Context: one part of a larger RNA
Molecule: small-subunit ribosomal RNA, central domain
Organism: Lipophrys pholis
RNA sequence: UUGGGUGUUUAGGAUGCGUAGGUUGUUAUUUUUUAAAUUUUACUAAAAUACUAUUGUAAGUUAAAAUUUAUUAAAUAUACUAGAAAAUAAAAUAAAAUAUUAUAUGUAUAUAUUUAAUGAUAAAAUAUGUUUGAAAUAUGUGCAUAUAACAGUAUGAAGAUAUAUAUUUAUUUUAUUUUGACGCUGAGGCAUGAAGGUAUAGGCUCCGAAUAGGUUUUGUAACCCUAUUAGACUAUACUAUAAAAUAUGGAUAUUAGUUUACGCGAAAAUAUCCCACCUGGGCAGUAUAGUUGCAAAAUCGAAACUC
Numbered sequence: 001u002u003g004g005g006u007g008u009u010u011a012g013g014a015u016g017c018g019u020a021g022g023u024u025g026u027u028a029u030u031u032u033u034u035a036a037a038u039u040u041u042a043c044u045a046a047a048a049u050a051c052u053a054u055u056g057u058a059a060g061u062u063a064a065a066a067u068u069u070a071u072u073a074a075a076u077a078u079a080c081u082a083g084a085a086a087a088u089a090a091a092a093u094a095a096a097a098u099a100u101u102a103u104a105u106g107u108a109u110a111u112a113u114u115u116a117a118u119g120a121u122a123a124a125a126u127a128u129g130u131u132u133g134a135a136a137u138a139u140g141u142g143c144a145u146a147u148a149a150c151a152g153u154a155u156g157a158a159g160a161u162a163u164a165u166a167u168u169u170a171u172u173u174u175a176u177u178u179u180g181a182c183g184c185u186g187a188g189g190c191a192u193g194a195a196g197g198u199a200u201a202g203g204c205u206c207c208g209a210a211u212a213g214g215u216u217u218u219g220u221a222a223c224c225c226u227a228u229u230a231g232a233c234u235a236u237a238c239u240a241u242a243a244a245a246u247a248u249g250g251a252u253a254u255u256a257g258u259u260u261a262c263g264c265g266a267a268a269a270u271a272u273c274c275c276a277c278c279u280g281g282g283c284a285g286u287a288u289a290g291u292u293g294c295a296a297a298a299u300c301g302a303a304a305c306u307c
Stems, first nucleotide, its partner, number of pairs: 003279004007262002012275001014192004021185003025080002027077005034070009050057002083182001084179010096168005102147012117128002154161002196239007207231001211227004249274006257264002280307003290299003
């Protein structure tokens, strides 16, 4: 490679757009591929069989030609409209981007009132505070987080997305008209891509890896508690990975089957087209090389040996 497979077993790419390539609707005409049938011509015609009556014919076989039917492929057409797309109108939408904004909660801070405890835990201690005035109450400001019901709903390619308003943009549905196969898939490639991490500049209320202290314990670098750095949030870039899951690639047509089993049944059924991937376990998603990246690391990806 072939074959057989990819929900749960090794195997569907994180997702989309799209180049090459592959593949691809209806009708008619022309050419063309293959197959069959019929007819005609030519060849053969030992024996047996039928006719004729000694020689031929029929039959049979091979080859060629023509016709018809089906079929393969290509080209053509003022062709067709069921696929696809566009325009107009109406409607829908928690896609998205930018700006502004509402409510609630938490906390810090400022002011005022007020005075000695507060906080934590199973119980405690570390810790906060006592004239540098905590905690509590009230008002204002700043920062961050969240958005009841409606919702068994809705949008988007996925990631993901819910207070409200405006602008821009996008998608979907319905109706009419138009174009007239323009379609499907898509190696490479391009773009998007949670959280975390990185760079620069801001911001820093809660929370909180690391770290310090306290407690517990025979002991503990942990569970529990106090404080708290990076981070979390904003802007501009990079990184490109997730159990990125429906563990199920996309499209078309059909209908009651299908799977070892569980179960599927708008598919995991029956068929067709395209792409991706798997081929006993471990070594190993490792080594080496290349590419990408500031780095972290990502991507591609073996073998010896061993069972």